[in-house]
């Protein structure tokens, strides 16, 4: 250089155009324990940039960053 495919909490992963963006580890706070774990209940955290399209976009189109694969 073509061409595919992926990007979602701190990880890891879910959502069929109208979800209060959902879980699970991890972090907090609190319960329960002589303490420590373990368990139990809460609590904060995410849609990769930018445009379109739509009454309405994680999600559909374009470009663009990143990473991966295949070609040459």
């Nucleotide at each position: 250089g073509g061409c595919g495919c992926u990007a979602u909490c701190g990880u890891c992963u879910a959502a069929u155009g109208g979800u209060u963006a959902g879980g699970a580890c991890a972090g907090g706070u609190g319960g329960u324990u002589c303490u420590c774990a373990u368990c139990c209940a809460c609590c904060a955290a995410a849609u990769c940039g930018g445009g379109g399209u739509u009454c309405g976009a994680u999600u559909c189109c374009c470009c663009g960053u990143a990473g991966c694969g295949c070609u040459a």
Molecule: transfer RNA
Organism: Candidatus Doudnabacteria bacterium